Description
A computed fold for a 465-nucleotide part of an RNA from an uncultured bacterium, annotated as small-subunit ribosomal RNA, 3' major domain. The RNAcentral record of the full RNA draws on ENA and SILVA.

Context: one part of a larger RNA
RNA sequence: UUACGGGGACCCGCACAAGCAGUGGAGUAUGUGGAUUAAUUCGACGCAACGCGAAGAACCUUACCAAGACUUGACAUCCUCUGACGGCGUUAGAGAUAACGCUUCCCUUCGGGGCAGAGAGACAGGUGGUGCAUGGUUGUCGUCAGCUCGUGUCGUGAGAUGUUCGGUUAAGUCCGGCAACGAGCGCAACCCUUACGAUUUGUUGCCAUCAUUCAGUUGGGCACUCAAAUGGGACUGCCGUUAACAAAACGGGGGAAGGUGGGGACGACGUCAAAUCAUCAUGCCCCUUAUGUCUUGGGCUUCACACGUACUACAAUGGCUAUCACAGAGGGCGGCGACCUCGCGAGAGGAAGCGAAUCUCGAAAGAUAGUCCCAGUUCAGAUUGCAGGCUGCAACUCGCCUGCAUGAAGCAGGAAUUGCUAGUAAUGGCAGGUCAGCAUACUGCCGUGAAUACGUUCCCGGGUC
Numbered sequence: 001u002u003a004c005g006g007g008g009a010c011c012c013g014c015a016c017a018a019g020c021a022g023u024g025g026a027g028u029a030u031g032u033g034g035a036u037u038a039a040u041u042c043g044a045c046g047c048a049a050c051g052c053g054a055a056g057a058a059c060c061u062u063a064c065c066a067a068g069a070c071u072u073g074a075c076a077u078c079c080u081c082u083g084a085c086g087g088c089g090u091u092a093g094a095g096a097u098a099a100c101g102c103u104u105c106c107c108u109u110c111g112g113g114g115c116a117g118a119g120a121g122a123c124a125g126g127u128g129g130u131g132c133a134u135g136g137u138u139g140u141c142g143u144c145a146g147c148u149c150g151u152g153u154c155g156u157g158a159g160a161u162g163u164u165c166g167g168u169u170a171a172g173u174c175c176g177g178c179a180a181c182g183a184g185c186g187c188a189a190c191c192c193u194u195a196c197g198a199u200u201u202g203u204u205g206c207c208a209u210c211a212u213u214c215a216g217u218u219g220g221g222c223a224c225u226c227a228a229a230u231g232g233g234a235c236u237g238c239c240g241u242u243a244a245c246a247a248a249a250c251g252g253g254g255g256a257a258g259g260u261g262g263g264g265a266c267g268a269c270g271u272c273a274a275a276u277c278a279u280c281a282u283g284c285c286c287c288u289u290a291u292g293u294c295u296u297g298g299g300c301u302u303c304a305c306a307c308g309u310a311c312u313a314c315a316a317u318g319g320c321u322a323u324c325a326c327a328g329a330g331g332g333c334g335g336c337g338a339c340c341u342c343g344c345g346a347g348a349g350g351a352a353g354c355g356a357a358u359c360u361c362g363a364a365a366g367a368u369a370g371u372c373c374c375a376g377u378u379c380a381g382a383u384u385g386c387a388g389g390c391u392g393c394a395a396c397u398c399g400c401c402u403g404c405a406u407g408a409a410g411c412a413g414g415a416a417u418u419g420c421u422a423g424u425a426a427u428g429g430c431a432g433g434u435c436a437g438c439a440u441a442c443u444g445c446c447g448u449g450a451a452u453a454c455g456u457u458c459c460c461g462g463g464u465c
Stems, first nucleotide, its partner, number of pairs: 008465006015456002019420005026312008034303002042053002064298007073123001077122002079119005086103007105114003125287002128285003134281002136276003139272001141270001146185006152161003165176003191264004196232001198230005205222003210219002235258001238252005314413001318372007330361003335354002339350004379410001384405007426448007
């Protein structure tokens, strides 16, 4: 000087407390460990691995295994020779590939070039190793308020001071004081979004007034909604109280919004030899008729078990049937597909419009009636059988969906443990990316919409002395 303390003081955080909903019990989905396997490719391992890389493993992907093949190679540059390569058909084969038959080069400044084949070697290639050789990127402490420097001063020196102290703040935020005076990286602000007016512009948007229609449908209009663009608005600016009459705190007025208004982006010096050589790049080491390359099939989907994360439930604040209503944000041409017909349905056959404020994909919880009467049930839906639909060369291993039948566990979950402070939790659906097909995951969106916080003794983490 730092770190640590079951040392002290002060302060903060869904850290506890106060509440609400869960997890841990059941079934299923998914990830992991383990076991198994020819292979179950690899990585990630307390928080900060485990619905993680993977925004989607039937083939491909694919890195793994088995078998069959190739050796200047699937890919790049250079040299020599040749003129084909390719296409179509037949045969063999699981295919890669091989043989046979037919067909058969292009451009040119005439130097050559393109493309393909053959040959020789230089080389290619490696998702092989090392993240403890590295770059880059990322997680974490932590959006915590800290981390430093110049000059000066003090100390033999390591270092100290500044940065401590008294207040205050979300904040090393600001004020005051002080052997310090200044400065930098952080904080805040500048950026995006949301909440309110104004101005401009009204089509594909909107409809108050006037006509018109089944319908903002048409004329008409741009008031309103909405859509963007610009600018305004919030600054402790005003008043009062407290304070050292400083910073500031508390209350009030006005205001759409009040003390950082809400949310996001933004992550200081550093820590963990943290993660990644499998995104990529890269040193060194290793393989070179194989640790490279191609193909078919299999595997990554196994299953005595254990754990994590979710979904669905155990019902009456509910289930079922019928009728009625209201979003936002997105997507769409190998696409979204209205509408019509067929089908119980998944869907099929036609097919208008739309590269979209124009056409289209589109809510559910909810409301109103009826029914069930507390039961393993009209709860719950696992599992299994049969019959179908869709995508795709192909659904056996191993896809999704529909109908009929079947109808398991489950009656609120031990010890323990998680999230959340407001349009939040909880609950309801919708969309998107990935994607031929496949979503209980992820990323967004809106609907309905709470309870509680006395307080800081204690648990955990952090900051200052």